[in-house]
Small-subunit ribosomal RNA, 5' domain from an uncultured bacterium, 524 nucleotides, folded computationally.
Its Rfam family is "Bacterial small subunit ribosomal RNA". Rfam links the family to the GO terms ribosome and structural constituent of ribosome.
Model confidence (mean pLDDT): 86 of 100.
Context: one part of a larger RNA
RNA sequence: GGAUGAACGCUGGCGGCGUGCUUAACACAUGCAUGUCGAACGGGGAUUACACGGAGAUGCGAUUUCGGUCAAAUCAAGUGCAAUCUUAGUGGCGGACGGGUGAGUAACGCGUGGGUAACCUGCCUUGCACUGGGGGAUAACACUUAGAAAUAGGUGCUAAUACCGCAUAAGCGCACGGUCCUGCAUGGGACAGUGUGAAAAACUCCGGUGGUGCAAGAUGGACCCGCGUCUGAUUAGCUGGUUGGCGGGGUAAAGGCCCACCAAGGCGACGAUCAGUAGCCGGCCUGAGAGGGUGGACGGCCACAUUGGGACUGAGACACGGCCCAAACUCCUACGGGAGGCAGCAGUGGGGGAUAUUGGACAAUGGGGGGAACCCUGAUCCAGCGACGCCGCGUGAGUGAAGAAGUAUUUCGGUAUGUAAAGCUCUAUCAGCAGGGAAGAAAGCAAUGACGGUACCUGACCAAGAAGCCCCGGCUAACUACGUGCCAGCAGCCGCGGUAAUACGUAGGGGGCAAGCGUUAUCC
Numbered sequence: 001g002g003a004u005g006a007a008c009g010c011u012g013g014c015g016g017c018g019u020g021c022u023u024a025a026c027a028c029a030u031g032c033a034u035g036u037c038g039a040a041c042g043g044g045g046a047u048u049a050c051a052c053g054g055a056g057a058u059g060c061g062a063u064u065u066c067g068g069u070c071a072a073a074u075c076a077a078g079u080g081c082a083a084u085c086u087u088a089g090u091g092g093c094g095g096a097c098g099g100g101u102g103a104g105u106a107a108c109g110c111g112u113g114g115g116u117a118a119c120c121u122g123c124c125u126u127g128c129a130c131u132g133g134g135g136g137a138u139a140a141c142a143c144u145u146a147g148a149a150a151u152a153g154g155u156g157c158u159a160a161u162a163c164c165g166c167a168u169a170a171g172c173g174c175a176c177g178g179u180c181c182u183g184c185a186u187g188g189g190a191c192a193g194u195g196u197g198a199a200a201a202a203c204u205c206c207g208g209u210g211g212u213g214c215a216a217g218a219u220g221g222a223c224c225c226g227c228g229u230c231u232g233a234u235u236a237g238c239u240g241g242u243u244g245g246c247g248g249g250g251u252a253a254a255g256g257c258c259c260a261c262c263a264a265g266g267c268g269a270c271g272a273u274c275a276g277u278a279g280c281c282g283g284c285c286u287g288a289g290a291g292g293g294u295g296g297a298c299g300g301c302c303a304c305a306u307u308g309g310g311a312c313u314g315a316g317a318c319a320c321g322g323c324c325c326a327a328a329c330u331c332c333u334a335c336g337g338g339a340g341g342c343a344g345c346a347g348u349g350g351g352g353g354a355u356a357u358u359g360g361a362c363a364a365u366g367g368g369g370g371g372a373a374c375c376c377u378g379a380u381c382c383a384g385c386g387a388c389g390c391c392g393c394g395u396g397a398g399u400g401a402a403g404a405a406g407u408a409u410u411u412c413g414g415u416a417u418g419u420a421a422a423g424c425u426c427u428a429u430c431a432g433c434a435g436g437g438a439a440g441a442a443a444g445c446a447a448u449g450a451c452g453g454u455a456c457c458u459g460a461c462c463a464a465g466a467a468g469c470c471c472c473g474g475c476u477a478a479c480u481a482c483g484u485g486c487c488a489g490c491a492g493c494c495g496c497g498g499u500a501a502u503a504c505g506u507a508g509g510g511g512g513c514a515a516g517c518g519u520u521a522u523c524c
Base pairs, nucleotide, nucleotide: 001524002523003522004521006520007519008518009517010516013393014392015391016390017389018388019386020385021351026349027348028347030346031345032344035093036092037091040090041089043087044086045085046084047083048082050080051079052078056075057074058073061070062069063068100304101303102302109229110228111227112226113225114224115223116222119221120220124217125216126215127214128213129212130211131210132166134164135163141156142155143154144153145152146151172197173196174195175194176193178191179190180189181188182187202209203208230276231275232274237267238266239265242264243263244262245261247259248258249257279301280300281299282298283294284293285292286291306327307326308325309324310323329340330339331338332337357383359382360381361380365379366377367376368375369374396426397425398424399423406417407416408415409414430465433459434458435457436456440451468513469512470511471510472509473494474493475492479508480507481506482505483504489496490495
């Protein structure tokens, strides 16, 4: 000198774009953050229309012994059927994405370059072949039992694109042997054959939307390998599934991944093991570069979700807002038993030098569901707060010497502040007021904007509402007076201060930067 997710002191006008718990991966009140589909299914409810019904209500009319009796028509309850809306449950898809954090991890975790003849891939795209015929349940519901609750159980009924057989098999799996082609190896591919095994689901507004099998693509993942990846030797030896083999199990898949048996190996001064520290990278800061430092925001990968362990479901998890177990903590309880997990967005307490609103909207971009309408979305887009950073603008411009007054100083003549002010003439950025008023909106027309009456444009009006901070001994730009008297104090280094201090304090003046200026911390 440059830089910062900064903090502190003094000061503070406006706007744009960014950015904001670096500490306790400490504990969390409250609200929201993942739902959706009635075009898969049976029920329930509401409304409407039609049909039946009409013992109840009203009663055109008839009759009457005036007590009543009969009674068209209408209405209500009720029943059936249909349509629309709605929805607890069954079922499907999604809750493995998106969002957060950096605790752990020195590791194939990450980066980079390869390999898989050792692999998987829902939704999407393409091609080929199908979608036949049956069965038994179960939630919801009704009744009921236990319980304070959470919830659990019993009996009975019912549906499906839920579940289970059967048929069929273009192609596919498994077993067996054959022919041909081919590779760096275990091997791979093609063709035909025998035996054997496995599919499917319907809905519809009639336009479609689905379902099953096989093959390919795309996308996403999994595993393996070469190289690179902090410090310590005041850590020198480490290792028993350890190292390898054979055989098996397991997995989507190779493999001590796991297991039985066999062998005795494997790593290490080219630093094993142990200990400490740490998420890695693209990048960012600095530097002429080499290099050094760093990994906050944004993007990629990894890991984690109170702590530890486990599997289930599923194309995909060993799953932040799923399940089970153990532990700590908090809460409810009728003491028998239960409930919870903000390192999602806000917010609270605590810690700290220190870090924001319990805001608006799905209008846009994207995501999930749906045929769609649409619903959900604290992703996202916006707004709020903070000079935290960068950038831009303003706080006026011109003229104005009686060099006014005041202040400071003085050799008392003056000198400085100083064209500075006042005065005169202008201008109107920003803020304030008034009028107009977007783009962002894309889809056949139409409709659709949180931001927002915002940006922007125009008009009127007024110099009004808007300057501080640090420094002035040398380094280092900028000097005098007074006070103080090795005191009070200053200080980055050298050093100032003990009676004329340009170094302390105040004032005048000056220098520097400027809505900031200094200090502290850290890096180059």
Record summary: RNAcentral holds the full RNA, with entries from ENA and SILVA.